[in-house]
RNA sequence: CCUGCCGGACGGGCGGUCGCCCGUUUCCGGCCCAAAGCCAGGGGCGGGAGGAAAGUCCGGUCUCCAUAGAGCAGCAUGCCGGCUAACGGCCGGGAGGAUUCGCAUAAAGUGAAUUUUACGGAUAGUGCCACAGAAAACAAUACCGCCAGGUUGGGAGCAAUUCCGGCAAGGUAAGGGUGAAAAGGUGCGGUAAGAGCGCACCGCGGCUCCGGUAACGGACGCUGGCAGGGCAAACCCCAUGCGGAGCAAGACCAAAUAGGGGAGGAGGAGCGGCUCGCUCCGUUACGACUUCCGGGUAGGUUGCUGGAGCCGGGGAGCAAUUUCCGGCCUAGAGGAAUGAUCGCCGCCUCGUUUAUUCGGGGAUACAGAAACCGGCUUACAGUCCGGCAGGUCCA
Numbered sequence: 001c002c003u004g005c006c007g008g009a010c011g012g013g014c015g016g017u018c019g020c021c022c023g024u025u026u027c028c029g030g031c032c033c034a035a036a037g038c039c040a041g042g043g044g045c046g047g048g049a050g051g052a053a054a055g056u057c058c059g060g061u062c063u064c065c066a067u068a069g070a071g072c073a074g075c076a077u078g079c080c081g082g083c084u085a086a087c088g089g090c091c092g093g094g095a096g097g098a099u100u101c102g103c104a105u106a107a108a109g110u111g112a113a114u115u116u117u118a119c120g121g122a123u124a125g126u127g128c129c130a131c132a133g134a135a136a137a138c139a140a141u142a143c144c145g146c147c148a149g150g151u152u153g154g155g156a157g158c159a160a161u162u163c164c165g166g167c168a169a170g171g172u173a174a175g176g177g178u179g180a181a182a183a184g185g186u187g188c189g190g191u192a193a194g195a196g197c198g199c200a201c202c203g204c205g206g207c208u209c210c211g212g213u214a215a216c217g218g219a220c221g222c223u224g225g226c227a228g229g230g231c232a233a234a235c236c237c238c239a240u241g242c243g244g245a246g247c248a249a250g251a252c253c254a255a256a257u258a259g260g261g262g263a264g265g266a267g268g269a270g271c272g273g274c275u276c277g278c279u280c281c282g283u284u285a286c287g288a289c290u291u292c293c294g295g296g297u298a299g300g301u302u303g304c305u306g307g308a309g310c311c312g313g314g315g316a317g318c319a320a321u322u323u324c325c326g327g328c329c330u331a332g333a334g335g336a337a338u339g340a341u342c343g344c345c346g347c348c349u350c351g352u353u354u355a356u357u358c359g360g361g362g363a364u365a366c367a368g369a370a371a372c373c374g375g376c377u378u379a380c381a382g383u384c385c386g387g388c389a390g391g392u393c394c395a
Stems, first nucleotide, its partner, number of pairs: 001391010012345007020048008029039003050366001054377002057375005062246004074242005079093005094119001095117009120237002125235002127231003143176002145172003150167007184202006203226001204224004208219004250302004260293005267281005309328008347362005
């Protein structure tokens, strides 16, 4: 310097022009003659997306509904400790796996770094295990091989016997072969051949002791020849947790029209003002008309953004996190504003230059708040920082 992996940070900057949303202030107009208020428009000022605003997966705040107690069913979680409002999240630790580097041996091993794991129970029960293979499990009727004896064929020998084959039944889990997986490894003994059959060492289980809050670890302590395959992200068992719906939650104000209820009620309405008259509705009521009350709808207000808040510094802690001090206020509208364009700078790349000098070309992703917060997961052009590993060049 390049490449890969892991972790963290950022996610263009400044200015001009034209617009959008919210708040505030001011001017003008209308309701309206005036005040207050409301509505429409113009001007000024202030504010206006994210690291994921996303998926809506998990946990909470808030709100309403439900709710004696217990259980069944269902769903979720699952090594240990801590953090937190809470969590299925995070931090630290333990144990297993993988990779790299190193050490050691006769073999089994072992140390470090990085990384990873839904990591309770397989002696409660049920079920499953492709292909290959003789066999996939209360392990095996032994495929090849090995072994003594039997029987049979052939050969050597006077004979005892021995050599080369065949056959069936038996012994054998050492060796070969199959497989992801087949009753631990090495050596010595033993045996017809073999086998923890016996022994030594390693490995494993149990007990005891020691260390640790614990998971767990250690013991050249004792003991047992030695547990009997795997899968619970199959059913299941055990332990723990879980009421439901969601801001379109919910609360308040409340029109026109049409229903509902109470009271009054014999009249009421129209024909331009009055009288008469005429017409319509009603007339002991299923009652015109008047008035009051109540529910719902449209609409409006609220919930609504000051909060498990953000920034800086100090303390406690390995860390997650927590605490103290100082400073800050940072979208809140309605199916939804936060944009467009130009210039300069920045980024990448090519050529050029003494020069990061000049010139050309290119890229700018994923995405768009809707009550709010803590997580997880997924998407993402490009840049920077740290760690680890590999490669190349120089000294």

Bacterial RNase P class A from a Bryobacteraceae bacterium, 395 nucleotides, folded computationally. It is recorded under the gene name rnpB. Rfam family: Bacterial RNase P class A. By type it is a ribozyme.